RNAcentral holds the full RNA, with entries from ENA. This is a predicted structure of a 254-nucleotide part of an RNA (large-subunit ribosomal RNA, domain VI) from a Planctomycetota bacterium. Rfam family: Bacterial large subunit ribosomal RNA.
[in-house]
Context: one part of a larger RNA
RNA sequence: UGUAGGAUUUUUGAGGAGAGCUUUUCCUAGUACGAGAGGACUCGAAAGGACGAACCUCUGGUGUUCCGGUUGUCUUACUAAGGGCAUAGCCGGGUAGCUAAGUUCGGAAAGGAUAAACGCUGAAAGCAUCUAAGCGUGAAGCCCCCUCCAAAACCAGAAAUCCCUAUCAGGCCCGUUGAAGACUACGACGUUGAUAGGCCAGGUGUGUAAGUACAGUAAUGUAUUUAGCUGACUGGUACUAAUCGGCCGAUUGG
Numbered sequence: 001u002g003u004a005g006g007a008u009u010u011u012u013g014a015g016g017a018g019a020g021c022u023u024u025u026c027c028u029a030g031u032a033c034g035a036g037a038g039g040a041c042u043c044g045a046a047a048g049g050a051c052g053a054a055c056c057u058c059u060g061g062u063g064u065u066c067c068g069g070u071u072g073u074c075u076u077a078c079u080a081a082g083g084g085c086a087u088a089g090c091c092g093g094g095u096a097g098c099u100a101a102g103u104u105c106g107g108a109a110a111g112g113a114u115a116a117a118c119g120c121u122g123a124a125a126g127c128a129u130c131u132a133a134g135c136g137u138g139a140a141g142c143c144c145c146c147u148c149c150a151a152a153a154c155c156a157g158a159a160a161u162c163c164c165u166a167u168c169a170g171g172c173c174c175g176u177u178g179a180a181g182a183c184u185a186c187g188a189c190g191u192u193g194a195u196a197g198g199c200c201a202g203g204u205g206u207g208u209a210a211g212u213a214c215a216g217u218a219a220u221g222u223a224u225u226u227a228g229c230u231g232a233c234u235g236g237u238a239c240u241a242a243u244c245g246g247c248c249g250a251u252u253g254g
Stems, first nucleotide, its partner, number of pairs: 001152001005163007015149004021049006033038001051106005059100004066093005071086006111143002117137004164253001170248004174190005195241003198237005205229002211224005
């Protein structure tokens, strides 16, 4: 921009893409077969491998500052307690998120037409013949079935609802933002409000803060104390910020 008025929501599926894998063991059965050695077709069941998708409950990884320990030095006048720098100074752990080595799931089943092949009936050719007329069985392959995209599928589809008095229906700008994101887009919210921050409560992590008291010459230990602190997590709460507003969009549709 189009889809012959403007919108919101829900859809059909022409067409396209993906997937399609496979092993071993057990049972049938040491059966059929075979002198023996050996050793099935078939039906069923159970474990895997590789590949793929989703997810983070578990097992782990990461987690640049969540907690603790600790070295050197400078500093807050000093002690104590802290702060800066040294790769995050180094070390031990670790929430959310993201992840695999972790967890769950998938390949199926059914249907249709067939290939090779195997058949039925059956003449030409009194027989025979799966074929000439006719009718079947038959594959990981083909078409469906399964998953995803999809009406610019220009044959531009369908359904429901709303609006055509003013500027409605609706949308955009703007703002608070997100398990959405390069930007854009997409989603949530904008006081008739839990959208983000803060705060409150909880969780999680770390591992028993500081101060004081006591014991010890002291390093240190013990008690207060499973303390103190705690990013992203959960629930709540209008304290802060989403203010006030502006713009587009027509009059019944060749």